[in-house]
RNA sequence: CGGGGUGUAGGUCAUCGGUAGACUGCCACAUUUGGGAUGUGGAGGCGAUGGGUUCGACUCCCGUCACCCCGA
Numbered sequence: 001c002g003g004g005g006u007g008u009a010g011g012u013c014a015u016c017g018g019u020a021g022a023c024u025g026c027c028a029c030a031u032u033u034g035g036g037a038u039g040u041g042g043a044g045g046c047g048a049u050g051g052g053u054u055c056g057a058c059u060c061c062c063g064u065c066a067c068c069c070c071g072a
Base pairs, nucleotide, nucleotide: 001071002070003069004068005067006066007065010024011023012022013021018055026042027041028040029039030038048064049063050062051061052060
């Protein structure tokens, strides 16, 4: 320098055009002498970033940034 991939909850990952979910962790309550385990409920994301397309974008298109891989 060229090509490809990834970026979504504290963590690991879904969601492939229609107002974003699971598991785990965290908080509260129940159960227990207590802890753990189990059950129920709850908080937590303006989807890396700037534009474009669309009635509507995490999703499609372009640029930028970070990280990873391949090539020179």